[in-house]
Context: one part of a larger RNA
RNA sequence: AGCUUACGGUGGAUGCCUUGGCGUCAAGUGCCGAUGAAGGACGUGGGACACUGCGAUAAGCUCCGGUUAGCCGUGUACAGGCGUUUGACCCGGAGAUUUCCGAAUGGGGAAACCCAUUGUGGCGAACCCACAUUAUCCUCUUGUUGAAUAUAUAGACUUGAGGAAGGGAACCUGGGGAACUGAAACAUCUAAGUACCCAGAGGAAAAGAGAUCAUUCCCCUAGUAGUGGCGAGCGAACGGGGAUUAGCCCAAACCAGCCUGGCUUGCCAGGUUGGGGUUGUAGGAUCCAGCACAUGGAAGUUACAAAUCGAUCUGUUAGCAGAAUGGUAUGGGAAAGCCAACCAAAGAGGGUGAUAGUCCCGUAUGCGAAAAUGGAUCGACUUCCGCUGGACACCUGAGUACUGCCGGGCACGCUAAUCCGGUAGGAAGCUGGGGAGUCCACUCUCCAAGGCUAAAUACACUUGACGACCGAUAGUGAACAAGUACCGUGAGGGAAAGGUGAAAAGUCCCCCUGUUAGGGGAGUGAAAUAGAACCUGAAACCGUAAGCUUACAAGCAGUCGGAGGGCUAAUGGCGUGUCGGUGCCCCGGUGAAAGCCGGGCGCGCGGCGCUAUGCCUGACGGCGUGCCUCUUGGAGAAUGAGCCUGCGAGUUAAUCUCAGUGGCGAGGUUAAGGGAGUUACACCCGUAGCCGUAGCGAAAGCGAGUCUGAAUAGGGCGUUCAGUCGCUGGGAUUAGACACGAAACCAAGUGAGCUACCCAUGGUCAGGGUGAAGCGAGUCUAAACGCUCGUGGAGGCCCGAACCUUUCAACGUUGCAAAGUUGUGGGAUGAACUGUGGGUAGAGGUGAUAUGCCAAACGAACUUGGAGAUAGCUUGUUCUCCCCGAAAUAGCUUUAGGGCUAGCGUUAUGCGUUUAGUACCGGAGGUAGAGCACUGGAUGAGCUAGGGGGCUUACCGCUUACCGAACUCAACCAAACUCCGAAUGCCGGUACUCCAGAGCAUAGCAGUCGGACUCCGGGAGAUGAGUUUCGGGGUCGAAAGGGAAACAGCCCAGAUCAUCAGCUAAGGUCCUCAAAUCCAAGCUAAGUGGGAAACGAGGUGAGAUUACUUGAACAACCAGGAGGUUGGCUUAGAAGCAGCCACCCUUUAAAAAGUGCGUAAUAGCUUACUGGUCUAGUGAUCUUGCGCGGAAAACUUAACGGGGCUAAGCUUGGUACCGAAGCUAUGGGUCUCAGCGUAAGCUGGGGCAGUAGGGGAGCGUUCCGCCAGCGGUGAAGGUCGACCGUAAGGACGGCUGGAGUGGGCGGAAGUGAGAAUGCAGGCAUAAGUAGCGAAUAAACAUGUGAGAACCAUGUUCGCCGUAAAUCUAAGGUUUCCGACGCCAGGUCAAUCCGCGUCGGGUUAGUCGGCCCUUAGCCGAGGCCGAAAGGCGUAGGCGAUGGACAUCCGGUCAACAUUCCGGAACCACCUGAAUGGAGUGAUGAGGGGACGCAACGAGGUAGGCCAGCCUGCGAUUGGUAGUGCAGGUGCUAAGCGUCUAGGCGUUAAGGUUUGUAGGAAAAUCCGCAGACCGAGCUGAAGCGCGAUGGCGUGCCCUUGAGGUAGAAGUGGUUGAGCCUUGUUGCCAAGAAAAGCCUCUAAACGUUGAUAUUCAGGUGCCCGUACCGCAAUCCGACACCGGUAGAUGGGUAGAGUAUACCAAGGCGAAC
Repeated sequence: AGCUUACGGUGGAUGCCUUGGCGUCAAGUGCCGAUGAAGGACGUGGGACACUGCGAUAAGCUCCGGUUAGCCGUGUACAGGCGUUUGACCCGGAGAUUUCCGAAUGGGGAAACCCAUUGUGGCGAACCCACAUUAUCCUCUUGUUGAAUAUAUAGACUUGAGGAAGGGAACCUGGGGAACUGAAACAUCUAAGUACCCAGAGGAAAAGAGAUCAUUCCCCUAGUAGUGGCGAGCGAACGGGGAUUAGCCCAAACCAGCCUGGCUUGCCAGGUUGGGGUUGUAGGAUCCAGCACAUGGAAGUUACAAAUCGAUCUGUUAGCAGAAUGGUAUGGGAAAGCCAACCAAAGAGGGUGAUAGUCCCGUAUGCGAAAAUGGAUCGACUUCCGCUGGACACCUGAGUACUGCCGGGCACGCUAAUCCGGUAGGAAGCUGGGGAGUCCACUCUCCAAGGCUAAAUACACUUGACGACCGAUAGUGAACAAGUACCGUGAGGGAAAGGUGAAAAGUCCCCCUGUUAGGGGAGUGAAAUAGAACCUGAAACCGUAAGCUUACAAGCAGUCGGAGGGCUAAUGGCGUGUCGGUGCCCCGGUGAAAGCCGGGCGCGCGGCGCUAUGCCUGACGGCGUGCCUCUUGGAGAAUGAGCCUGCGAGUUAAUCUCAGUGGCGAGGUUAAGGGAGUUACACCCGUAGCCGUAGCGAAAGCGAGUCUGAAUAGGGCGUUCAGUCGCUGGGAUUAGACACGAAACCAAGUGAGCUACCCAUGGUCAGGGUGAAGCGAGUCUAAACGCUCGUGGAGGCCCGAACCUUUCAACGUUGCAAAGUUGUGGGAUGAACUGUGGGUAGAGGUGAUAUGCCAAACGAACUUGGAGAUAGCUUGUUCUCCCCGAAAUAGCUUUAGGGCUAGCGUUAUGCGUUUAGUACCGGAGGUAGAGCACUGGAUGAGCUAGGGGGCUUACCGCUUACCGAACUCAACCAAACUCCGAAUGCCGGUACUCCAGAGCAUAGCAGUCGGACUCCGGGAGAUGAGUUUCGGGGUCGAAAGGGAAACAGCCCAGAUCAUCAGCUAAGGUCCUCAAAUCCAAGCUAAGUGGGAAACGAGGUGAGAUUACUUGAACAACCAGGAGGUUGGCUUAGAAGCAGCCACCCUUUAAAAAGUGCGUAAUAGCUUACUGGUCUAGUGAUCUUGCGCGGAAAACUUAACGGGGCUAAGCUUGGUACCGAAGCUAUGGGUCUCAGCGUAAGCUGGGGCAGUAGGGGAGCGUUCCGCCAGCGGUGAAGGUCGACCGUAAGGACGGCUGGAGUGGGCGGAAGUGAGAAUGCAGGCAUAAGUAGCGAAUAAACAUGUGAGAACCAUGUUCGCCGUAAAUCUAAGGUUUCCGACGCCAGGUCAAUCCGCGUCGGGUUAGUCGGCCCUUAGCCGAGGCCGAAAGGCGUAGGCGAUGGACAUCCGGUCAACAUUCCGGAACCACCUGAAUGGAGUGAUGAGGGGACGCAACGAGGUAGGCCAGCCUGCGAUUGGUAGUGCAGGUGCUAAGCGUCUAGGCGUUAAGGUUUGUAGGAAAAUCCGCAGACCGAGCUGAAGCGCGAUGGCGUGCCCUUGAGGUAGAAGUGGUUGAGCCUUGUUGCCAAGAAAAGCCUCUAAACGUUGAUAUUCAGGUGCCCGUACCGCAAUCCGACACCGGUAGAUGGGUAGAGUAUACCAAGGCGAAC
C1' cells in the first nucleotide's frame, strides 16, 4: 500500500409525520375615499428583539348581548397583578379615540419634515404653546365691479351650497396598438385586434325593446356555406334545443302660466315651467258627435315618479343542548388482544402516553339574539286611470339619410349587400322613408337620425364541504421574524432554512480544564448512539483494530483456474431426549367447564455435537484495448462525466383514423340543460343534433338505377357485403406538444452618481527664462521709412513642480489592482485642469470620427413583458425478457447534413401452388470475342490516271533515282465500325424438387436517403491513390467464434442454454503453442525464405540448337613469334602501336605493314599464329527453375510475431493428427407448424446473432376501490446473510428502528436515471501546496495573564515631514468614550481591536441652514395634443454665488466660537425719559455689480537675529562665559487719531430752478439750466478693553487638589492674505435681495419716527467620530480614486531635492 471484516466519525438521503400550499363544488358577499382611503413612517408592554393588535384614551376605552372560572396575544419565561353572584379574560353587535406621511388639500419640500395666515384661548408685548381655519377645478348661487361699445355683455374679484379628485387582484367597455412567429424564403395574409399603454365604469360591465326576428349566455347547426399570394390559414349565419325573461320614457304638433325683447298696445319672436303625447294592420294633435265614472280598479321603491314606517316569517353576524363501558393480562403508557356490556336520526372527523361509536372536542338531530343587517309577504303610504266614430292634413328626431372617392369593422382580403368614420356633394318629409347580400321590378316587412332598463353571464373574496392533489430539492418564491436576508444608482432581481421527548422530567452533584468550550461519572427517562449541532440516520469521504497479500516485478485492473495461509458452523446434511425448553397428537388422572397434573414409539420448532460443500486472502498461469454519444469506421490521441445522494425529458385536451373489446342492432346515440339525491363520475328525463340505412348527375332532376347521348346502342359510376355508441391501445392534426439550449425582434419602463457634450456658479496653476506691439531718447530725412539705445511686458512662447495625461520598457497576468506599480515620457495662462448644481435617453443622445462613450461586456444600454419566440441544428431521453428485422437506392425538391412518394422492415387479415431452384422446350437481343463486307483510320509492295522537273516545242510530243488518287496483293486498328457472334443474364411454358419467417392483396406502424472495403466488368485520373464514379457479387454496417502476430470490410464459419464427449473448415503440426523434428522426389546456399524495378553478371539446376574434338580439341606449361621495312604521307620525331592512306611481297611449323602495355622516338614485354608436353571432351547461342547485385533515415534489433531454422526454406505427391460458439452426441428453455386430445398436454418437424425499427409478454414504484390480513410479544425505513425465480425481481432470518403497513383482484399515473460542458446539496483531489497585499525596522526590560514576537508602560533604534502633520466639504452613520469578554470576524496569535455585550457621549440669538436670486425645475389661468401628456405667463422652488450680529481663556473619559469665566454685539418687545413732524411699500430710483494678464505700493500674518526672562552646573580634563535647554503671545466691538492708497478743476461735493420720462405719486432718479468750489472714500497702526488671562515653580491628603505667578522689547525679512488698485488687451466679462433715497394708501401733535436708559425675548435643524482613509468609493483592515485651507528650519530660484522641527507612525505572520 491492496482486499476483507468489525466499530466509529462526517454527512443528511430514506422512511414516517404536517402547522403550509394547490384545486373543485355550493351558498353568501362585492367597491373604499375630503366625516381624509389604499398603503406606510413613527410610536405603544414592568423590562421588549421580531410578529400580531392598537394610536399620546396607544396588546387598549364605553354600552349592549353571549359564554364562563379562570386570565394578563405569540416566540417565552420571570416579576407584578386582575377576576370567581360587584362576573375578569374571551366571542359578537354598536360607539369613542385614531400621532405624522400619503389624492394630501394653508405655502414649500429631499414622503413621514420645514415655514406660515386668520380667529379664539393660555394673567401675556416680543417670543412660545393649544384649538380651529385657509388648495385647485366644475355646477348653481350672493354681492361689488367691468372692455372693444353708450346701455349692456364677456371678463375680474367675491358670499354660500353641492360635487370631483386618489386607490382597487381579476372580471368589463372604449381610445391607441406591436413584433418574434407561420407561410418550411417573403411583401398581401398570419400571429392578432393578442401583448402592452391610456381613459372610464361597476359589483358586475356591456348589449337591449324593431327603419326587426328584444338583449345576453350554453349546446348543436359546423370545421358546413364561404373567404383566402383560393397558399398558410381564417371561418359564419339561417334554423333547432336550453338558461333567464320586462318593458318603458322623451322631442314635436296643441293648450296654459311666467319672463325678456320688439313695436303697430295686443300681437309677434325667444326662453322657461306645467299639461298633452310616443307609433307603422300608422299613431298623435286640433275640431265635431256619442258613450262611460272612483265607497272602484291597477301599479310601485332595479327601468317605467318617489320617500318613509310598521307587522309577520325567514336568514347572517356570538352561542346552547346533545346517547352509550367495564374488567383483565402485556407494556413506560391501552385506544390494540381477550372476556363481557351498551348507544345509534350520532360507526363524519380530530385529540388523548400504540389502532377509542360509548374519555375529550365534536357528529345526527333540536334550539337560540339586546344590537346591526339581508330577503320574502302583508299593511300603512304613494302614483295613475277613459273609449268609439267622423272631419281636417298640424306633428312624427337634417348637414341626417343617400351618392362619388378613401379607410375601417362585419367569417367575407371584393365587382359586394348591411354597419361606422373621413372628404366633396346632399334629400324626402306620410300621396313619406328604410330593408330583404350588386342591381331592377313586383311582393312582403319595418319606421333611422333622442333616451332608460332587472335576470340568465364574467371575475374575486368569505364561509362550509370535498380531493385515486403535494408532503419539506415536493407543494405558493415563501410550512420557519419571506417578498425577508442579500444583489443592483435605479427599474428590478431574489434565496436558504421543518421534526428531542408522552411529558422538560432540558442532566442536582462530583471530576478533568484558563473556560459559560468540550468531555467522564452520577441522575431523569421506556429509550440519552432521544442531550438540545437533538426521530430514523443510507452513500460519497475520513479513521481505528484485526485476517491474508505485497520489496526483480509491468498495464482496462476483470474473469477462469489456482499453490499456500486464516476463519466459521449455516436459510445445508447427519446425530443427539442423560437438553423436557416449546407446539401438535395420543393415553391416563382430576374438574361442571376452562384448565391443571402425569406419561408416551412419535412429528415439528428450539438447544447441543459433528461435518467444508461455506467464507476471507491470492503466489502463479490462460484470455482480455473502459462506458456513453456520434459515425463508413472509436481502446481511441473524437464527445461527455471529480465522486455520492436527491431532482431531471413522449404528457394532457379537442378532432380524425385503424385495431382490440363491450352494449344495442336497420338502427345506434344523446349535447346543453332539468328532476330528485348522496359518502353517489349512481339514477331518471332531455332525440335538438350526429352517423348509418341509395345512388347517379355540374345542376334541374330522376331513382335500383342514373349520367352521357338522337338512341331502347355502347360506356362511366352504382345496384351483394351492418352500423353505431362507449372503453383501451397505435398513429395523425391543432395546441409550447419529448426535455434543455440561441444570436435576435417588438412593447412599456429605468438609467448622464461612470462617461460624451452643453448650461450656471466657484476654485487651481512653486519657481525660472525669452522679450512682441506701444512709448521715450538719440540718429537719419525736406518729411517719412529706417537704425541704435532704453522703457515696456505680449504669447494656444520656452524650461520645470503641484495638477492633468500616459510615449517606451520591465514587473504584474489564479495581480496590490476586473487596467496597477517602478523607471522614463507629454502638456503645464490655456482649444488648460477641477468642485458643486443642472440639461440631453436607446427607432435615441453625445461625439475636435475612435463606431468612441452613454454605470467594470454598446455596429445599437439595462429591466420587465410578448415568451415555453423560433431552432430543417447540437446534446440528453430512466425497468426486464421473447419473435422478426432494414436502409444508406430511384424520382421530385432554393434540394444536396432536410423532406415527400416509391423501394427494402414489421404486425393483422385474406388468397391459394401463386414464389424459388433444377431440367427440358420456346423466345427477344448485338456484349465478350472475332472480322474488315460498310464507315473511318493506317503500313508496305505493284500498277496506273494525274501532277511536278527536264528536253523539245507552231501543234503534236519525248523523258524522268520525283509525288501519286483509284485498282490489285500482303499484313493491321475502332466506345460512338459490323459480313459475323457466344457464355451468362432476361421472358414464357411444362415437369420435378422444395413447404421455405417463400409469394400476392388489403390495412396499421415504421426506420432508411452521410455508407465502407474486397473481387469482377467499365468510365474519370497518370490503365496514381486507403482517390472518385457506375454495373454485378460478397462481407462489415447490424456478426460474436477460428485463422491472417496484433488488424470493421480478407479466408473459414453465422453464438437458444449446459457438458472435464466426438468429427471437421480455413489454417497448421521444432519451442513459444494444440497437433509430424512424417514419408518420397527435386531445388536453393542467398538466412533467399523473411520487402522492390529497369538493367547487369563465367551463381547454379534443367532443356534445346550449333561449332571444335583420339586425324588429340579447350585450358595450362616449354619454345618460336622473322625479313623487305623506320611501308608511304605527316611530323621536331612517328620505327607495328598520335593521325591519314594503303595493307603488299618474302622466309616459314608459324609470325598482322600488327591485339594490348610501353618509349621523346627507338628499345622492352605481350597477343594473334605455329611446334612440343598433356589428355577427353571443349566452346558459342537460345529457352527455363531457384538464387546474386541494383538496395540510403531518423529512440532500439525492428522488412520470419519471437526463439531459432540449411530445414523448422521452396516445388511436387502422399499419409496421419491438431484445429471454431461450424457439425454430431446427451439434457434443458422458448417460439412456430402438423397430428392427437374437451382440456391439461403428448408426439413429430423446424427455428431462436442482431443496430434503426415493428410486434408480444411481464417486473417494480405512488395513490384509489373491494376482499380477507399483519403490527409495541415491534410496522415502514436502514444494515448483514450460504434461499427462490429465465430476467426485471421476490421471500425468510439476525441486528438497528419505534408506528404504521404488506398480500389478492381491479383501477389511475408527476411510474423506473449513468451520461444532457444537466440542477441542488454534501464530500474529495490538487495540498498541508500557492499565499499571508508597497517602505531592509525593529530590539530589550518590566507589567498583566492559564497562555505574550504581536497588548500596556519605559528605554534605544528606524520612517514621513507641500506629509504618512493639522483643519474642513462630501460620503459613512455610532465606527466616538468607558467597563467587561474572546465562539465567530482580524490573512498568524491575541490578554488587543473600527469585533461582541452593557453603559455613556453631540448643549449655539452671533458657526452652517433660514433671507435673495443663477442654470434648471414645477407651474393657477392659457395654447397645443387620440389618451397619457407637451410647452408656458403670473407665481414658486432652486447654491456652486450675494447678504448677515462673538471673541479670548479654562474645562469632561468622550462636546465646545455651543458649557463655564471675562469682555462684546445684532434684531425685536415693554417701560421710562428726551424730543417735537413727519413716518411710511410687495411701487420708483440708486446701489449691490463683477473679465483676463502684467505691474506697483503700503501693511499684516509668519520667519530670523539681537536683547530680555526662567531653569541647569555633572561619574571626567576644562567651563560662571562668546556655556546648555526653554520662553519672549494676547480678540471682536466701540470711541478717538487718522495714515498709505484710490477718485477728483475734463468738477469731488453742495445749494437751487424747470420738467412732458421712470405704468399712479414723489422733495428721489433721469433730463435741461443757474450758483458755490475741494473734497469724498479709505486698509492698517496706536490707546482704552486688560491691576484680567496665559506663561513657570512650590505644597500636600496625589485629587473632580491648593497656592504664588518672570520676561513679554528692538532690528531685519516678508507673502498666493488686506486688494474691488493702476496699466494694457479683446473674446467685452450673472441675477436678485439685504442697504440708501423717494413718495402712494395709511398712520401721526390724544406725540409717530428717532435717541438714551432700564428690563425682557431670540424657536427649530446640524454639531460625536473617520475624513488622501482599516470608518468614504473600489466585494476585503485592497500599493487604486477623493474638492478646498494651513503648511516651520538649514542649503536652495523654488511647494524641486536632501536632512530635520512640531506632530504622527514602525503597516498584524
A computed fold for a 1709-nucleotide part of an RNA from Chloroflexi bacterium GWB2_49_20, annotated as large-subunit ribosomal RNA, half A. It was read from a public genome assembly. Rfam family: Bacterial large subunit ribosomal RNA. Its family is annotated with structural constituent of ribosome and ribosome in the Gene Ontology. The prediction has a mean pLDDT of 81.